[in-house]
RNA sequence: AGAGUUUGACCCCGGCUCAGAAUCAACGCUGGCGGCGCGCUUAACACAUGCAAGUCGAACGAGAAAGGGGAGCAAUACCUGAGUAAAGUGGCGUACGGGUGAGUAACACGUGGAUCAUCUGCCCUUUGGUGGGGAAUAACUCUGGGAAACCGGAGCUAAUACCGCAUAAGUCCGAGAGGAGAACGCAGCAAUGCGCCGAAGGAGGAGUCCGCGGCUGAUUAGCUAGUUGGUGAGGUAAUGGCUCACCAAGGCGACGAUCGGUAGCCGGCCUGAGAGGGCACACGGCCACACUGGCACUGAGACACGGGCCAGACUCCUACGGGAGGCAGCAGUGGGGAAUCUUGCACAAUGGGGGAAACCCUGAUGCAGCGACGCCGCGUGGGUGUUGAAGCCCUUCGGGGUGUAAAGCUCUUUCGACGGGAACGAUAAUGACGGUACCCGGAGAAGAAGCUGCGGCUAACUACGUGCCAGCAGCCGCGGUAAUACGUAGGCAGCAAGCGUUGUUCGGAAUUACUGGGCGUAAAGAGUACGUAGGUGGUUUACCAAGUCCGAUGUGAAAUCUCCUGGCUUAACUGGGAGGGUGCGUUAGAUACUGGUAGGCUUGAGUGUGGGAGAGGAGAGCGGAAUUCCUGGUGUAGCGGUGAAAUGCGUAGAUAUCAGGAGGAACGCCUGUGGUGUAGACGGCUCUCUGGACCAUUACUGACACUGAGGUACGAAAGCGUGGGUAGCAAACAGGAUUAGAUACCCUGGUAGUCCACGCCCUAAACGAUGUCAACUGGUUGUUGGGUCUUCACUGACUCAGUAACGAAGCUAACGCGUGAAGUUGACCGCCUGGGGAGUACGGCCGCAAGGUUGAAACUCAAAGGAAUUGACGGGGACCCGCACAAGCGGUGGAUGAUGUGGUUUAAUUCGAUGCAACGCGAAAAACCUUACCCACCUUUGACAUGUACGGAAUUUGCCAGAGAUGGCUUAGUGCUCGAAAGAGAACCGUAACACAGGUGCUGCAUGGCUGUCGUCAGCUCGUGUCGUGAGAUGUUGGGUUAAGUCCCGCAACGAGCGCAACCCUUGUCAUUAGUUGCUACAUUUAGUUGGGCACUCUAAUGAGACUGCCGGUGACAAACCGGAGGAAGGUGGGGAUGACGUCAAGUCCUCAUGGCCCUUAUAGGUGGGGCUACACACGUCAUACAAUGGCUGGUACAAAGGGUUGCCAACCCGCGAGGGGGAGCUAAUCCCAUAAAACCAGUCGUAGUCCGGAUCGCAGUCUGCAACUCGACUGCGUGAAGUCGGAAUCGCUAGUAAUCGUGGAUCAGAAUGUCACGGUGAAUACGUUCCCGGGUCUUGUACACACCGCCCGUCACACCAUGGGAGCGGGUUCUGCCAGAAGUAGUUAGCCUAACCGCAAGGAGGGCGAUUACCACGGCAGGGUUCGUGACUGGGGUGAAGUCGUAACAAGGUA
Repeated sequence: AGAGUUUGACCCCGGCUCAGAAUCAACGCUGGCGGCGCGCUUAACACAUGCAAGUCGAACGAGAAAGGGGAGCAAUACCUGAGUAAAGUGGCGUACGGGUGAGUAACACGUGGAUCAUCUGCCCUUUGGUGGGGAAUAACUCUGGGAAACCGGAGCUAAUACCGCAUAAGUCCGAGAGGAGAACGCAGCAAUGCGCCGAAGGAGGAGUCCGCGGCUGAUUAGCUAGUUGGUGAGGUAAUGGCUCACCAAGGCGACGAUCGGUAGCCGGCCUGAGAGGGCACACGGCCACACUGGCACUGAGACACGGGCCAGACUCCUACGGGAGGCAGCAGUGGGGAAUCUUGCACAAUGGGGGAAACCCUGAUGCAGCGACGCCGCGUGGGUGUUGAAGCCCUUCGGGGUGUAAAGCUCUUUCGACGGGAACGAUAAUGACGGUACCCGGAGAAGAAGCUGCGGCUAACUACGUGCCAGCAGCCGCGGUAAUACGUAGGCAGCAAGCGUUGUUCGGAAUUACUGGGCGUAAAGAGUACGUAGGUGGUUUACCAAGUCCGAUGUGAAAUCUCCUGGCUUAACUGGGAGGGUGCGUUAGAUACUGGUAGGCUUGAGUGUGGGAGAGGAGAGCGGAAUUCCUGGUGUAGCGGUGAAAUGCGUAGAUAUCAGGAGGAACGCCUGUGGUGUAGACGGCUCUCUGGACCAUUACUGACACUGAGGUACGAAAGCGUGGGUAGCAAACAGGAUUAGAUACCCUGGUAGUCCACGCCCUAAACGAUGUCAACUGGUUGUUGGGUCUUCACUGACUCAGUAACGAAGCUAACGCGUGAAGUUGACCGCCUGGGGAGUACGGCCGCAAGGUUGAAACUCAAAGGAAUUGACGGGGACCCGCACAAGCGGUGGAUGAUGUGGUUUAAUUCGAUGCAACGCGAAAAACCUUACCCACCUUUGACAUGUACGGAAUUUGCCAGAGAUGGCUUAGUGCUCGAAAGAGAACCGUAACACAGGUGCUGCAUGGCUGUCGUCAGCUCGUGUCGUGAGAUGUUGGGUUAAGUCCCGCAACGAGCGCAACCCUUGUCAUUAGUUGCUACAUUUAGUUGGGCACUCUAAUGAGACUGCCGGUGACAAACCGGAGGAAGGUGGGGAUGACGUCAAGUCCUCAUGGCCCUUAUAGGUGGGGCUACACACGUCAUACAAUGGCUGGUACAAAGGGUUGCCAACCCGCGAGGGGGAGCUAAUCCCAUAAAACCAGUCGUAGUCCGGAUCGCAGUCUGCAACUCGACUGCGUGAAGUCGGAAUCGCUAGUAAUCGUGGAUCAGAAUGUCACGGUGAAUACGUUCCCGGGUCUUGUACACACCGCCCGUCACACCAUGGGAGCGGGUUCUGCCAGAAGUAGUUAGCCUAACCGCAAGGAGGGCGAUUACCACGGCAGGGUUCGUGACUGGGGUGAAGUCGUAACAAGGUA
């Protein structure tokens, strides 16, 4: 410090996610030791048991009592009495310490002040006093009641308990006079000590008040009657409505009152660069609470955790009458929960209470125990040790990895274990910790490693299993048979006594932006203006010093943090010192700026004066054209409407036309990116009333200004209310069409409405999608209004205010904006923070309603979005091409047959090919074979390859069984090389076992290769440069031209490559060379037969020729085009081969090759037979026809290109013929196949199912072949079907082409109507590019990119989820009114009781009980507010795999 994720790719906006740190944590797996910390976050839920606050005998009475003393004979009584159990009176403490965080949004807390408005036990300092009396009471004794707790009566008694009196330095009250007001003793032989009372001061503590600071909601906007203030009184330690009486009517609030929700606050802790954000556990300060609510008493201090009273809930005891209790103290129990410890030791230390002290008490505290909960430290061994054991894993089978790792050899002993010693903490005694830390000794590598991950982010890869299953996943996403993503293993990576997961917080996130964001199109400028509060504010002078700046000072507790430095072996931890603590207070100073006060100025703003412009607003009046209607005339059969029609109107006279009339609405031309207005908006003419702006002049005022939360006004259209009006138009509605449907688009009608008046509504893509105001910052051009200068005028220059176009700098993600800013700045307001849910729900406000405004959440997704790029697509555009259409010729579709396919059938009908681009295709030949299919019968190292061993040469004759494969028997045969021989070797055959063979089995979606197609279309790219943030663009676009990205010109491009063209083959002309088997003019012959010849034809080799080269025209002086000449040929002469980058997961695993999977006595191999040839049917491609341009018969011509020894086969003979016999010739310019046919010349047929047509069938044959039954071809005779030119639709072809005619080849034993090739005869038409199809280039739109066979919307049906309404029902909380009134306090008191004081007494003062009044808790009744849960039914929303119906949107999306 960043990264992943929206896209085909790119930039941006924007969310989601990750890497870090932290934790009072929990869970999973694992677990050696020690130190230091931490440990109920949930039920402030309920608690058994034990302990947590007592102490003082030197305050007191009583009791018990060791011992001692003397008396006594003794028992015993008396005196004294150390020490003292339990209880009582009294004192001090129990208000500290310890726990918890429920409540509390508050002077509760923090910080800084105030207290002249206060209190203070114990402690310290100072000072004065401590005299004399009195009356009771507990304990105790007796007695009564009760189960108990406990209570009552009578009697006795003490005090530092209680009460007067005296005294009064000082104190208090009072203006003063004056008045009030204390005490106690104990110990000691004593000295004296400890106490007590009054007072002053201090320290520490506490109370109260004030400024400032720190949560959330406005879908909480008004709150308040003791309320705010005053006077007086009461009360308190003390101020105060704290309380009361009276008086006044105030007080708080948009700087957020009141109300709701949440919450103890802080020092600090976590995070962060910081600013901030989050948290409030442990430690420390403060507060609050102690079962829940209320109350006071005592006291220095409490409204009191281990005190009291009352009420309530709960628990326990009970003899049922009544009682007892409060762990949010320490342990512990139950419960809740994901989850949090021992019913430990000790007062040794520190501290606290009491005491004169000893001492006692202390679950505070010090320690130990449990828990890897956290932080820190240590260990689980160190060295050496192989071209490297075994095992495991991978493998290309060669090897590689684990891996110096292990073993082995050697060394060490930290920790732990064992044995021994032994502290500091306490400088005298006293040690829980603890026989602990620490030290010493010996033994022995011995007792001690796991967890997570390995697709990217993110360090780390392979194998097997699985097969969209099981599963993983933080995000993107993996898994559908080759998964580095699941599971396992090996290996590797990371951390390590831990590791990973989950939760939470901050960070990254500049993703709430103070530091530090935005608002034209991504979310976001309010529809517009006026204006209140608020914020901000021109220039100058003087003063003040609030803000501001600087110095000093107080405070900001300790701990924490930072730095320095010490102590534990180190560290964590901890001691000391310093800093910091950005804050607040006090105070000295400064005065630039802001502010305040006072006085000026004129430039901001406003007023005046003079002008001209304008659809600015309101009202009234007037006008013409047009539509419609009415009346009348003319006139006759249609009009109207549409893509085409129909509904509709019309013979009762329409439409058309003329004249007259009625009525309503809107204002043509002018009219203009012209004008006016704040916006909405405003358009005939005239008049009346009226607002604002602009320009000029500079006279006046003197900052009067800008913005503007709330507020107010205006605000298109539609809509609403009341009353008018209604010509045209026209929602709804009706009819006609269209359509699969058509509740639409189109047509004919037509009502609200549109118009007017008045009143509402208050929203729009109310848009410049751009808030208002001000300042500054290059220009050019047009236009509107005004002005200045110039000119005779036209003009020209300048200037202010508007309105447009283009553009510098700059800005912007880009598009674009650009003095009218989206530039550079300032002031103020509004608004935004991922998409959906949703501008919805609820609540409030407004409205007659419709609805508007304000405006969420649950849930769900990982995107949604902006701009631009490249493609693709469009029922977008422009240009161009193609037998694409058109113009023609001939076909197909109808018939019969052939052939292929689908379907069906079958034991099998093998498999593949399926729009164009499958279907006479793979197949250039299925009777057997082929053959892959079916049935039957056989074989198993195999029909075929390599290796091993053994045997044998190879080879071959015949017979038998069998359908055959096969099996059995049998005959002949002894080879080649080396070697003297034995023998060995090579090839071949056989046998045996094992490695292996074999597979036309699967996957063409794992592949190579090959092929089809777009398409022989003109395209596809690269280097460098340039432009752009980038994807990309440019080049390759543009103007011409071409068959062509062909060429030329221009140009930020310049060049290049693959394609095009050319080079190649063939054909058309000529020349040269050559001249057999070819040709032949001459001679010769029946005959190129022979001689001669190579001139010609031909053959086949080399050349020439054609290049827009020449001329004219057009063009831009180009490229090129048009015409012409010459030429055999003219503009690529004709034809062929040649197929760019790529597309279709196109085709092929059955040509071949090949990964993976599968079969292995079978999915391999062999044989016989069958099938691939089936047949209600459908389709494709062909053949032959339907006839006279013809058929038949006879005669006569003219080719090319091929093939031939397993062959072509002549002559001749036989047969009607297929063919048979025959055998010459030919390895081919020599011989043969081999007569070309159409054509031409004659004859016949005469428009008919024919002398057309030939299917089908019968008979008889021929040929090939082992074999023609299933299932061949051909011949002869006979038979003679459909068919008379073919519906919708559709195919080919532009010249030697179509059409037509025959010929040959491959395959092949035989078997073409297929296919490949060859020549003969030989047309018609093309105006042209509007339309159909396909393609190319440019451009445009796009929500498409799997790319239109795309994307995508809504209802309905089903499942699930959350949510609104809902008759209601239930709970919490709060308010108001009323009832009620425990305990307690205060007041009153006529009832009852009463020791101290007064009084001789009666009695009084005072006190108590009771009663009563006021306040008040619990409780009750009634009615509101608010919130939560639930609810039949119901509304929409979201999600879900291939459901239904349509096709609304994206292209002009087919009605923008």

Small-subunit ribosomal RNA from a metagenome, 1456 nucleotides, folded computationally. Its mean pLDDT, the model's own confidence on a scale to 100, is 86.